[in-house]
RNA sequence: AAAAUAAAGAUGCCGAAUCCCGUGCGCCACGCAUGGGAGCGGGGGACCCAACUUCCGGGGCGUAUCGCCGCAAGGCGUAGGGCACCUCUCUGGCCCGAGCCCGUCAGCUAACCUCGCAGGCAAACGGAGAGGAGAA
Numbered sequence: 001a002a003a004a005u006a007a008a009g010a011u012g013c014c015g016a017a018u019c020c021c022g023u024g025c026g027c028c029a030c031g032c033a034u035g036g037g038a039g040c041g042g043g044g045g046a047c048c049c050a051a052c053u054u055c056c057g058g059g060g061c062g063u064a065u066c067g068c069c070g071c072a073a074g075g076c077g078u079a080g081g082g083c084a085c086c087u088c089u090c091u092g093g094c095c096c097g098a099g100c101c102c103g104u105c106a107g108c109u110a111a112c113c114u115c116g117c118a119g120g121c122a123a124a125c126g127g128a129g130a131g132g133a134g135a136a
Stems, first nucleotide, its partner, number of pairs: 011122004018038009039117006049107001057105001058102004066077004080096004085132008
């Protein structure tokens, strides 16, 4: 000097998964438990409309669907999705393209009812144009 590991903090990324106000307990300027509100996100649920379809069951969350090859593991592509102030357009680059749930049952759907606010990551992806935001 570089790399790796661990801890803390800062800055960020994927994602709906953030912010605020209480109450009780304890080893009390902190921890644990438990409520409420705002905001964001999901499901169910009329008329009308749509659909006529239920074992090849059906359906939901999610970008994660589909095709080919393979005994399989998996591979090659692909619909689609992500990448650092924000949005749009153009242009290169790098990635993901999973997984889980309901349980015979659900089209859309006003009122209404109901659920979630997790988890996982990191050397920084660049360039151009327009409009914003913010700072000096």
c-di-AMP riboswitch aptamer (ydaO/yuaA leader) from a bacterium, 136 nucleotides, folded computationally. It was read from a public genome assembly, where an Rfam model found it. Its mean pLDDT, the model's own confidence on a scale to 100, is 80.